Predicted 3D model of a 350-nucleotide part of an RNA (small-subunit ribosomal RNA, central domain) from an uncultured bacterium. The prediction has a mean pLDDT of 87.

[in-house]
Context: one part of a larger RNA
RNA sequence: UUGGGCUUAAAGGGUGCGUAGGCGGCGCAGAAAGUUGGAUGUGAAAUCCCUCGGCUCAACCGAGGAAUUGCGUUCAAAACUACUGUGCUAGAGUGAGACAGAGGUGCGCGGAACUUAGGGUGGAGCGGUGAAAUGCGUUGAUAUCCUAAGGAACACCGGUGGCGAAGGCGGCGCACUGGGUCUUUGCUGACGCUGAGGCACGAAAGCUAGGGUGGCGAACGGGAUUAGAUACCCCGGUAGUCCUAGCUGUAAACGAUGAGCACUGGAUCGGAGGGACUCUCAUAUCCUUCUGGUCGAACCGAAAGAGUUAAGUGCUCCGCCUGGGGAGUAUGGUCGCAAGGCUGAAACUC
Numbered sequence: 001u002u003g004g005g006c007u008u009a010a011a012g013g014g015u016g017c018g019u020a021g022g023c024g025g026c027g028c029a030g031a032a033a034g035u036u037g038g039a040u041g042u043g044a045a046a047u048c049c050c051u052c053g054g055c056u057c058a059a060c061c062g063a064g065g066a067a068u069u070g071c072g073u074u075c076a077a078a079a080c081u082a083c084u085g086u087g088c089u090a091g092a093g094u095g096a097g098a099c100a101g102a103g104g105u106g107c108g109c110g111g112a113a114c115u116u117a118g119g120g121u122g123g124a125g126c127g128g129u130g131a132a133a134u135g136c137g138u139u140g141a142u143a144u145c146c147u148a149a150g151g152a153a154c155a156c157c158g159g160u161g162g163c164g165a166a167g168g169c170g171g172c173g174c175a176c177u178g179g180g181u182c183u184u185u186g187c188u189g190a191c192g193c194u195g196a197g198g199c200a201c202g203a204a205a206g207c208u209a210g211g212g213u214g215g216c217g218a219a220c221g222g223g224a225u226u227a228g229a230u231a232c233c234c235c236g237g238u239a240g241u242c243c244u245a246g247c248u249g250u251a252a253a254c255g256a257u258g259a260g261c262a263c264u265g266g267a268u269c270g271g272a273g274g275g276a277c278u279c280u281c282a283u284a285u286c287c288u289u290c291u292g293g294u295c296g297a298a299c300c301g302a303a304a305g306a307g308u309u310a311a312g313u314g315c316u317c318c319g320c321c322u323g324g325g326g327a328g329u330a331u332g333g334u335c336g337c338a339a340g341g342c343u344g345a346a347a348c349u350c
Stems, first nucleotide, its partner, number of pairs: 004321003007304002012318001014201004021194003025088006033081002035077008049065006091191001092188003096183004103177007110154001114150008125136002162169002206247006215241002220236004258317006266295011300305001323350003332343004
């Protein structure tokens, strides 16, 4: 390479948008690039293969044929692919009317708790643990009441509930704003899918500058425990956690499962809509679209399991894997302020 794979054995890119490229719905007409058939030229000889023949046989040699799967020219066909023209509406998009939602950004507001400060009551302990001690307290603590300030997070509702591409999103109100679902089908008429590079977003920690700092709390100090205790437990506590502007670009970024389309028995429980039926309304029941779970036919799987939200059956496109260690290391390149990221070996060894 061929082949085989990627939930858990090695392997799905963290996620999206999108360039090139690859792939692509249903008709009619045209032309004939690919395609198919015929003819013709060429495809040296030798070799290989077949049939004969010559050396006593064979090797070897001679003759004829086949083959040379290719290329050029020409004639024809028009199913498929591509192309040109013209249409269609089942894909896709758009409009109208409804609906749900912690989707995003900014501004403002609220209560509980906590800490601190001031004041009142009160008078000896409090706190903490397995037990203690460090710590706090007669300069009046803990407890309790009032007042004020501050920062951060939003109990109950709350739910294998919802929204978002992923990361993620939860008090309340307002403003701006993205996406989705359903119904009617009006409009456009293949405008689609995927997507190497590229661009954007991307938890936490970390970095730069400026703020902020209640609680918590790496580092650090102390008290315990212990043989020791650079820990687990306790008392403190800096960075950080928060905000603004920028950087970083990684995670068990997980469903360890790429995206899209089509097909393949069901049952049941939630969420958002629509419709039918019972004269009408409501409830119940039934049907249907989207969405989130559970159980399970067939089929799949090494098994666990998966099973219309596939890991089933197929197609298209992308990414990735190829024994363990060495090693996500070295080196080079590139990005970054740095930390480091991305790309990424070999010797050697089992």